[in-house]
RNA sequence: UGCGCGGGAGAGCGCGGCAGGCCCGGCCUGUCGCCGCCGAAGGAGCAACCGCCCCGGAAUCUCUCAGGCCCCAGGACCGCGCG
Repeated sequence: UGCGCGGGAGAGCGCGGCAGGCCCGGCCUGUCGCCGCCGAAGGAGCAACCGCCCCGGAAUCUCUCAGGCCCCAGGACCGCGCG
C1' cells in the first nucleotide's frame, strides 16, 4: 500500500419550479434554484508534531471547492485475516 469481513459520527422530516410515477384535492422519486447546516471520501491552508535534519514529511486543527444533511450508498479512523 491492496483486497475481504466487522465497527464507524455529524448536519433541513426546509421552501419553490420542472419532469416522471402512484393507492391521484395528496404522496413518492429524480433534477434545478434559494436559504440554512455538517466534516470523517477527496482537496486546500496553518504548522502542533515527526524524521535520515537547515532539508523534507506533516494532523483528528482550520476552510468548505468538492462531497454530505430519512433510509440505502459513501465514510476518516479502528480491529481481524490474506497478499
RNAcentral holds the sequence, with entries from MGnify. Predicted 3D model of an 83-nucleotide RNA (Glycine riboswitch aptamer) from uncultured Allosphingosinicella sp. Rfam family: Glycine riboswitch aptamer. Gene Ontology term of the family: glycine biosynthetic process. NCBI's taxonomy places the organism under Bacteria, Pseudomonadati, Alphaproteobacteria, Sphingomonadales, Allosphingosinicella. Of the family's consensus pairs, 90% are formed in the model. The coordinates come from a structure-prediction model, not an experiment, and the mean pLDDT is 82.